[in-house]
RNA sequence: AUGGGAAGCGGCGAUGGAGCUCGCCGGAACUGCCGCAGUGGCUGAUGGCUCCUGGUCGAAC
Numbered sequence: 001a002u003g004g005g006a007a008g009c010g011g012c013g014a015u016g017g018a019g020c021u022c023g024c025c026g027g028a029a030c031u032g033c034c035g036c037a038g039u040g041g042c043u044g045a046u047g048g049c050u051c052c053u054g055g056u057c058g059a060a061c
Base pairs, nucleotide, nucleotide: 009026010025011024012023013022016052017051018050019049020048021047032042033041034040
C1' cells in the first nucleotide's frame, strides 16, 4: 500500500420527521416506471408497518 474477515460505529433503500422491522453499503449502498423517441405518459411523501407534517382527489357539515 492492497485484498479479505470479525466486532463496533455510521450511512443508504425515487422529495419531510419519528418509532419498529427487513435488506444493502463502508466512498459505497442510492439516484422510480412506461415508451424507438418526444416540450410524451404513470404511481407514490413508507424498502415494509404505524404515527405526524405537507400535497392531491372526493364526500359531508
A computed fold for a 61-nucleotide RNA from an Acidimicrobiaceae bacterium, annotated as Fluoride riboswitch aptamer (crcB RNA motif). Of the family's consensus pairs, 100% are formed in the model.